[in-house]
Molecule: small-subunit ribosomal RNA
Organism: Trichopus zeylanicus subsp. travancoricus
RNA sequence: AGAGUUUGAUCCUGGCUCAGGAUGAACAUUGGCGGCAUGCUUAACACAUGAAAGUCGGAUGGGAAGUGCUAUUUCUAGUGGUGGAUUGGUGAGUAACGCAUAAGAACCUGCCCUUGGGAGGGGAACAACAAUUGGAAAUGGUUGCUAAUACCCCAUAGGCAGAGGAGAAAAGGAGGAAUCUGCCUGAGGAAGGGCUCAUGUCUGAUUAGCUAGUUGGUGAGGCAAUAGCUUACCAACAUGAUGAUCAGUAGCUGGUCUGAUAGGAUGAUCAGUCACACUAGGACUGAGACAUGGCCUAGACUCUUACGAGAGGCAGUAGUGGGGAAUUUUCUACAAUGGGCAAAAGCCUAACAUAGCAAUGCUGCAUGGAGGUAGAAGGCCCAUGGGUCAUGAACUUCUUUUCUCGGAGAAGAAGCAAUAAUGGUAUCUGAGGAAUAAGCAUCGGCUAACUCUAUGCCAAUAGCCAUGGUAAGACAGAGGAUGCAAGUGUUAUCCGGAAUGAUUGGGCGUAAAGUGUCUGUAGGUGGCUUUUCAAGUCCGCCGUCAAAUCCCAGGGCUUAAACCUGGACAAGCAGUGGAAACUAACAAGCUAGAGUAUGGUAGGGGGGCAAAGGGAAUUUAUGGUGGAGUGGUGAAAUGCGUAGAGAUCAGAAAGAACACCAAUGGAAAAAGCACUCUGCUGGGCUGACACUAACACUCAGAGAUGAAAGCUAGGGGAGAAAAUGGGAUUAGAUACCCCAGUAGUCCUAGCCGUAAAUGAUAGAUACUAGGAACUGUGCAUAUUGACCCAUGCAGUGCUGUAGCUAACGUGUUAAGUAUCCCACCUGGGGAGUACAUUCGUGAUAAUAAAACUCAAAGGAAUUGAUGGGGACCCGCACAAGCAGUGGAGCAUGUGGUUUACUCAAUGCAAAGCAAAGAACCUUACCAGGGCUUGACAUGUCGUGAAUCCUCUUGAAAGACAAGGGUGCCCUGGGGAAUGCGGACAUAGGUGGUGCAUGGCUGUCAUCAGCUCAUGCCAUAAGGUGUAGGUGUUGGGUUAAGUCUGGCAAUGAGCACAACCCUCAUGUUUAGUUGCCACCAUUGAGUUUGGAACCCUAAACAGACUGCCGGUGAUAAGCCGGAGGAAGGUGAGGAUGAUGUCAAGUCAUCAUGCCCCUUAUGCCCUGGCGACACACAUGCUACAAUGGGCAGGACAAAUGGUCACGAUCCUAUGAGGGUGAGCUAACUCCAGAAACCCAUCCUCCGUUAAGAUUGUAGGCUGCAACUCACCUGCAUGAAGCCAAAAUUGCUAGUAAUUGCUGAUCAGCCAUACGGUGGUGAAUUUGUUCCCAGGCCUUGUACACCCCACCUAUCACACUAUGGGAGCUGGCCAUGCCCGAAGUCAUUACCUUAACUACAAGGGUGGGGGGAUACUGAAGGCGGGGCUAGUGACUAGAGUGAAGUCGUAACAAGGUAGCCAUACUGGAAGGUGCAGUUG
Repeated sequence: AGAGUUUGAUCCUGGCUCAGGAUGAACAUUGGCGGCAUGCUUAACACAUGAAAGUCGGAUGGGAAGUGCUAUUUCUAGUGGUGGAUUGGUGAGUAACGCAUAAGAACCUGCCCUUGGGAGGGGAACAACAAUUGGAAAUGGUUGCUAAUACCCCAUAGGCAGAGGAGAAAAGGAGGAAUCUGCCUGAGGAAGGGCUCAUGUCUGAUUAGCUAGUUGGUGAGGCAAUAGCUUACCAACAUGAUGAUCAGUAGCUGGUCUGAUAGGAUGAUCAGUCACACUAGGACUGAGACAUGGCCUAGACUCUUACGAGAGGCAGUAGUGGGGAAUUUUCUACAAUGGGCAAAAGCCUAACAUAGCAAUGCUGCAUGGAGGUAGAAGGCCCAUGGGUCAUGAACUUCUUUUCUCGGAGAAGAAGCAAUAAUGGUAUCUGAGGAAUAAGCAUCGGCUAACUCUAUGCCAAUAGCCAUGGUAAGACAGAGGAUGCAAGUGUUAUCCGGAAUGAUUGGGCGUAAAGUGUCUGUAGGUGGCUUUUCAAGUCCGCCGUCAAAUCCCAGGGCUUAAACCUGGACAAGCAGUGGAAACUAACAAGCUAGAGUAUGGUAGGGGGGCAAAGGGAAUUUAUGGUGGAGUGGUGAAAUGCGUAGAGAUCAGAAAGAACACCAAUGGAAAAAGCACUCUGCUGGGCUGACACUAACACUCAGAGAUGAAAGCUAGGGGAGAAAAUGGGAUUAGAUACCCCAGUAGUCCUAGCCGUAAAUGAUAGAUACUAGGAACUGUGCAUAUUGACCCAUGCAGUGCUGUAGCUAACGUGUUAAGUAUCCCACCUGGGGAGUACAUUCGUGAUAAUAAAACUCAAAGGAAUUGAUGGGGACCCGCACAAGCAGUGGAGCAUGUGGUUUACUCAAUGCAAAGCAAAGAACCUUACCAGGGCUUGACAUGUCGUGAAUCCUCUUGAAAGACAAGGGUGCCCUGGGGAAUGCGGACAUAGGUGGUGCAUGGCUGUCAUCAGCUCAUGCCAUAAGGUGUAGGUGUUGGGUUAAGUCUGGCAAUGAGCACAACCCUCAUGUUUAGUUGCCACCAUUGAGUUUGGAACCCUAAACAGACUGCCGGUGAUAAGCCGGAGGAAGGUGAGGAUGAUGUCAAGUCAUCAUGCCCCUUAUGCCCUGGCGACACACAUGCUACAAUGGGCAGGACAAAUGGUCACGAUCCUAUGAGGGUGAGCUAACUCCAGAAACCCAUCCUCCGUUAAGAUUGUAGGCUGCAACUCACCUGCAUGAAGCCAAAAUUGCUAGUAAUUGCUGAUCAGCCAUACGGUGGUGAAUUUGUUCCCAGGCCUUGUACACCCCACCUAUCACACUAUGGGAGCUGGCCAUGCCCGAAGUCAUUACCUUAACUACAAGGGUGGGGGGAUACUGAAGGCGGGGCUAGUGACUAGAGUGAAGUCGUAACAAGGUAGCCAUACUGGAAGGUGCAGUUG
C1' cells in the first nucleotide's frame, strides 16, 4: 500500500467481498512444561448448606472453677460504649446537575491533629436474675431484687440580645504511685459530605406545541444550609425549530480496541463516581442511612405449623438448580497489606494473600545435536530411463533444558526476639537414560503451496468470483507441498481498508442528485476610508486536568510477558497580563454595489375594463341550375344519394381559430404570448448626469403564480374528437385504416397543483484568447440620403483556444478560475409503495419507511452482429428468354412402419450421398450350429518335417478313422521353414466417445478480403500501462485492397493477378503404325515414291491497352478503331487467404480414455431387396419439329492378353461354334446417333407411350426362388404438357444426339466420369426477391434477431400491508378504598426522678384512640403508545425448460417517452398538451 467481481473487450460511476488488528469470547480438533494475567457478557431468575461484623470484663450486674478465708483464673447470655453508613457485589433503573470539566456560596462533620477551659453536689430506675404464668414455636405477660461511662435534677463557664430577658455541660476506669486512657465545652485545621451554577453528554419531527406549584413576587413555615422545598395571597407568566414535550435506547468517566491523523466503536478486569439490594412505600436510630447480612407496612414467592400463628431474602464467598454457544473449588491462612473493637495482649475479617480448575489470553522453553549414501525397504508419481518423500530412517557418537530418583534449601519478617498459608515451593546440587513430549489448517484466483485415484450438475464445496454434467490442480481419499505451531481452524462482534456521509476529504448536463417559477421572514454572507473598543483572534505567565494506563529513560526477576522508579508530551477549562492586522461592535465619512429623479427608445411584452371592428375557411339551413353517383382506401366496405346527393351559383346563420408577413427574430419570473384598433397599467435597455449613501446577495419555514388533462355551477357548441357504435384488416384485433359520434375542447366564477414544468445545467458577483453573424440603442466620421467602415452598452444564436470532463462534450450565455447562500444525492429492486399526518368535493397531491431479495443495476465510448434504416457496387439474383421439376409410369435414394431390415450422412452445405457394382463373399445386422491363446502377430515348451490322398457323419464349419511319406543345413548336440498340442504374457473388437483428437473433407466462396512492424491519434508537463482508431477511409477506376493520385501515415505479409496444364494461329525439328499435292499403280494409300498438306509430339513465336483517335486531371483507366488466328483476365481447368459452422468422418486410416475377454472376439449355413404412405434425384413419355420401315453420310475420346475378339457357319434373336489379328497411331470392341432421301401412319389413348403380366429361351456363376441381366412371342396400365410452388443456363453455352470408361464372373447403370455431332433464344437494365462486399446510421443484441424482452393467468415458497376482532405490556390521568409512617391538633388513660403542705399540680414523660393532610398496594373508568395473534383479503419478491399474446429495444414493423383522462384478458390502446433521451 491494495485486490476480486458488471463488459466480447474499454474507461468511469457504484455497490458487494477479501487480505490487517482486536476480544471477558464460544465451537471443532489436538495437547509437553513454566511465569504473569483473566474467568455468568444470558435469568436484577430461584436458591439447600457452611462460613462473610464484630469487639470491649481496664464501663457494669452476674455465672463458673478454685480455696478454710482472702486471693487468683476464666466466661459473657444481659445492661452499656463503639462499629455494623466502611469493605465486598451488581448495573435493574436513570437522558438526569446522573456523570465529566471548570467555577461558586448559604452549610454540616464521629474518629484524627493543634489549642483554650472544665468535670462540683445529688437522685430515681430498668434489664439480667428469681417466682409465677400464656404459646406448638417464634416469642411473651405479671410480681419482686439490682449495678454502671445507662437515665434524671441542681450549680458553674462560654454563647444569643439594644434592653428587659430567655437559657444549656460533664463519667469515670486501670494502677501502690508517677502516669495512661476516656468524658464535657470553645476556636482552628485536616479529610469527608450536602447544595448552586456554566459548558459538554445517543436516536426519532411519520413526536410541535408543552406547563398549573407551573414562572415570578410578598408573608409565614421548614431545613445543617440556599430555594415553590411547603403553604396563603397577588400577577400570568415560564419553556420551545439553537428541537421543548413525548417515545425508544443507555449507568457516566479515567480509559480500552482500531485508525497515518481527524475520527469510529466500546465502557469486562484496575481506578473515580452514581444508583440498587425480592417488588413498592415509610420512617426510626445516628456525626453520617431513609440503611437493608437493621425496623414497620403492603404484594408476589418459598419454608415451618399443633391452623391459632410464625420465618426468609447470595446483585458478599464457595456452591446448587435454571437459562445459555458459554465462564472455576462448598480449598488454605490471617504470615503480609488493609479494616473494626480494645489501654494492650488479642479477637474478627470469603477484604486481601495464596493455592486449585480452565491453552481463556500474553509471554518463555522443550520435543534433541553432530556425523551418516548401500542414494535401503516402503509409499506416491512416471516419458518405465527414472524422480520424490530423503541426510530423512537405520547406524555411530555427543548432550540432558525438560523427565524420574536422591541431597541441600530460601528471600518475602518491617521492629531485639517470636511469628510462613504459600511450601519442602523457587533455587542449588548428584545420578540415570534420547530417554516423557506435534499438531492443525490450507494448496482454482484474490493467497504462500500440485499431482494421482475415485465420483459424474450426483455426492458435495463456497468469504467473493465460482466449481461439479466421464480426462475436476475447486467435491472425497492418497502422496507431496505451503503456512502457523502447543496450538490450529471456524463462528460471532468492533475498527480498518471505505475519500462508501468526504472538517481534513465526495458529488448533482447524460451515471443517484437543481425545488416548475418568483417574492420574501428568521438565518448565513457582505464595498472603500478613519477613530475607539477588545467579544472572536494571537502571544506570555499562573491554576487545574486523581492514581493507574499510553510514550520515553532506567532498574531488577537468567530473558520475555508481568513488575518497580523517574520523567515527559498534550488537547480542554478557568484566571491574569499584553498585541490590535483581520472579523464583530461603537462613531464619523466616501461612491465604484444598490436605488430614486430626468431625456430617448424597442417589442406578437402582460393584466383588467369599456369594448369596437375584420376577412379567408369549415359546417348548417334556404333557394336556383343539374341529373347519378358520391365518399373513402393499400384494396374495400359501412355511410350519403332519384324523397335529387356530390358538383355549381346566390344571399343568410353560427362557433372557433387568426394564412401570408415569420426569422437561428422579439419581449416576459416561469407556465406561457401572434388578425386590426382605442383607453388604463408593469418591466427592460440606453444617454447625460442630479440625489440617497451599503439601503446588498441568498434564503429553512411562509406567501404568490403555475401547460394539458380533470372536477363544481351556469352558458355556448362550427370543426376536430377520449368513450361508444358500425365497416375493414387479422389466427384473434377490445388497435393501427375508414364512416359516424358524446364528454371535454370555447366563455364566466371557483377548485386542482402536477408534466421529458428541460438548457435534464439553482441564484448572485468578479476574472480568464479570438472569429464571423443577428436584435435594440448610443457615439464618431462621411453623406442630400441609404449602404459601408470604426467603436461602447444590453441581449440572441454559431464556431473555437487554454482549461475542465469518464467520455460525449463544454468553452466570456462555462460544465474554466474563485467567493457566498439555498435545495438535493449515497448500490439495484421492493417503492415514490405501505402506515400515519396535512391539503383537496373527488381524482389525487405532499411528506415518506421497513421486512425481504440480487451481485450487480448504471453512464460514455469501442469492435462486431443485426435492422420490415440509408447511400454505392456486384452475382443467371431479378428482369428478358430457352428447357425443365412439381401431375403420370418406372428406376434409385431417404423418412416412416415392421422382427433383423447393420451403421453413418439430415436446410442451403443429407437424400442416383459414402456405394467406381449387396445372389454366396462383400456384411458390419438377425436366427441357428460351433471354437476359446483363439481366423491373425511375437516370445516359450513338447511333438511331428511340410505339402498330399481316402472313408464315415454333418447344412457347412467341423468331428472321427485310416493311409502314404521325410526333404534342406549341420560342428551330429541341433537349426531354418512348417503342422499339431500345452501354459502364460497377450491377440482380437466395423464396441462407445468426431463434444478428448490427428489427418482428410464440405460450406460461406474464387467472395475480396485478412493481418503485422514502426509511427501518429485517443493522450495528459513527463514516465508506465491501456478498448480501440489511423494505415485498409475519402475522389476516380477495376473482375479484383486492380491501379492511380490525395491524405499522419510509411512499409510488409497471406489471398487477387501472374507463373502450370488443355484448346485456338504460325514456325522449326521429326516422318511410323499416321498422311497423299505431284509422278506411276491398286478393288482399296494397296504398293513404289514423297515430306508439300493433314496428323502426331517436342521446342519456340505470338497479345503487351503495344499503335491511332476520343474521354479522363497531361493519372489510373474507359470508349471506338487499325492490324491480327486470337483484344482488353482470348476460352476452359488446376489453384481455395485469415477465419466461421464444438459442420462431417473413431465404419478408410491413425489415436487418448472407457468398455468386452468360453464373448461386444472367431468360423459356418440360411435369411436380411419387406410396404398403407410422404419426400428427393433421374429415366421414359404424352406425339406429326413425330413414329415405323428401307436406303445413304460424317466423329472424338477411351479400353483390351485369365483380355478385346475379326472372318466364316448357325439361330427370328439373345446367343452358340470356329479362332485370323493385336501387348495396339498397325489389330479388336466398332456399323456412331441425331441427320439426309424415299415410303407408310393422319390427330386417334392411335402403327404415339411401353408399365404390368403370361410364356418360351439365352448368358455369367458352386448357386439366378426370395434376388441379376439379356432375347423372342403375346399382353398393352397411367399419362393428351401438368395447381401452389420451384430449378438450370449468357455461346460452341442451353437444348438435343449417340459413343466410351472405371467398378465388374454377371449385374440392378435410366447412375457417375469422359467424349464428340447438330446447335439456338434473350439480356440497351438494377425498382423489386435472394446472396455477397464496402461506407454510414440506430441498438436495451455479444449464445450476436432462431437475439433480447414485457404484462396477465396457473403452480410452489417467502416476508409484508389491510382486517370483524382477540390477548398482553407500558405510560399518564379521574374517582373509590386506604396499610405503615412523619408533622399538627386533641377527647381519654397513665406516670419513679422535679416541685411538694403528701392531697395533688403541670409549658414534664409515656400509652393508645380519634380528626385533618399526605399516602403504597388494590378496585372502577375512559385515554395514549406499543407488541403478539386473526377467518378472510391485497399487492410484492423469488422459482432450468407451464398458458396467452408480442408492448419495448432497428423507422421494433402505428417513433418512443412524461403528466392526465377514459377504456381493454394482459402487455396495452386512444384523446389532449408537452419533450427528443